[in-house]
RNA sequence: GGGCAGAUAGCUCAGUGGUAGAGCUCUGGACUGAAAAUCCAGGAGUCCCGGGUUCGACCCCCGGUCUGCCCA
Numbered sequence: 001g002g003g004c005a006g007a008u009a010g011c012u013c014a015g016u017g018g019u020a021g022a023g024c025u026c027u028g029g030a031c032u033g034a035a036a037a038u039c040c041a042g043g044a045g046u047c048c049c050g051g052g053u054u055c056g057a058c059c060c061c062c063g064g065u066c067u068g069c070c071c072a
Stems, first nucleotide, its partner, number of pairs: 001071007010024004018055001026042005048064005
C1' cells in the first nucleotide's frame, strides 16, 4: 500500500428500510430466621464519525476513524 470482517446499553451480542432488543451486571421489591436460588419491577443508547439516497436508515451508497485477520 491492497483486500476482508467488525464498531449497537456497564459487559457479551442480536436486530436484512417502518416504535432499538436479549442475556449478564446494577438498583428496588417479594420469598427466607438470615442468605443463595427463584420471581416481579426499574435504570442505562448521539446505533463509531461526516455526507448521500428515501416519505422513512442500525440496515442501502460514498468518504473517514479505530480494532482484528490475510496478501504485498